Glycine riboswitch aptamer from Thioalkalivibrio sp., 110 nucleotides, folded computationally.

RNA sequence: AAGACACACUCUGGAGAGCGGCCGGCGACGGCCCACCGAAGGGGGCGGCCCUGCAGCGAGUAAUCGCUGGCACGGCGCAAACUCUCAGGUUUCAGGACAGAGGGGCGGCU
Numbered sequence: 001a002a003g004a005c006a007c008a009c010u011c012u013g014g015a016g017a018g019c020g021g022c023c024g025g026c027g028a029c030g031g032c033c034c035a036c037c038g039a040a041g042g043g044g045g046c047g048g049c050c051c052u053g054c055a056g057c058g059a060g061u062a063a064u065c066g067c068u069g070g071c072a073c074g075g076c077g078c079a080a081a082c083u084c085u086c087a088g089g090u091u092u093c094a095g096g097a098c099a100g101a102g103g104g105g106c107g108g109c110u
Stems, first nucleotide, its partner, number of pairs: 002110002005107001007104001009102005018034001020033005035090003041086001042084003045078002048076003052072003055068005
């Protein structure tokens, strides 16, 4: 210096499910109840495999070696748009995983 990656921002697209009932309120909305949705966020297992460490057992004078997923941690796989509906949401608006584009700062990588 350049490149892509990650991050945030801007623009565009973006699903699902009651314009539910009662009460309060001028209204925006709020409370309670019933019924639903999954794509903010969050939680979730394995009787599967493996690295490392610990522990147990065995061999060895000892150094050490072998076995056991038994425990811890991490990785891989199942497997994610999965699953649970805590939160959130169920006319419009707003939000919205994800995708495309844009420029940007910092971080590490090449």